[in-house]
RNA sequence: CCUUCAGGGCAGGGUGAGACGCAAUCGCGUCAAUUCCCGAUCGGCGGUAGAGCCCGCGAGCCGCGAUGCGGCAGAUCCGGUGAAACUCCGGGGCCGACGGUAUAGUCCGGAUGGAAGAAGG
Repeated sequence: CCUUCAGGGCAGGGUGAGACGCAAUCGCGUCAAUUCCCGAUCGGCGGUAGAGCCCGCGAGCCGCGAUGCGGCAGAUCCGGUGAAACUCCGGGGCCGACGGUAUAGUCCGGAUGGAAGAAGG
C1' cells in the first nucleotide's frame, strides 16, 4: 500500500398518559410505553494473569489554523488462589452518545455508513 473481515441485547408480567366506539344519568368496551414499575438481557478494539467499569483507542457532539488537532462525553468494590489478576473463581454494586416516540444501553433512524483494530498478500 492492496483485499477481506470488523457490535450484542426486553422473556414474562403490572399500570394506563392518550385515542376510538357505544350510551347520554352514572358509565361500559377495545386498542394502547420493548421507553414508566417489577423483572429480564447485552458488553467493540489494543495493552496487561484472561477486563463493559485499570490504562489507552474507536463510534457520537462541538470548535479550529481542518485527510489533522483540541475539547466534551460513563461505571468497581470485597474475599479467595497465585510469583503476578480492580482481568480468573465466589459475592455485592454500578455504567451505557445523538434524533424520533408516553420518558429508550435493548425499538426505529443517521448506518448496505464510519471506525479502533484483525487476518492475508
Predicted 3D model of a 121-nucleotide RNA (FMN riboswitch aptamer (RFN element)) from a soil metagenome. It matches the Rfam family "FMN riboswitch aptamer (RFN element)". Rfam 15.1 lists 6,230 matches to the family in 5,120 species. Rfam's curators write: The RFN element is a highly conserved domain that is found frequently in the 5'-untranslated regions of prokaryotic mRNAs that encode for flavin mononucleotide (FMN) biosynthesis and transport proteins. The sequence is in RNAcentral, with records from MGnify. The coordinates come from a structure-prediction model, not an experiment, and the mean pLDDT is 87.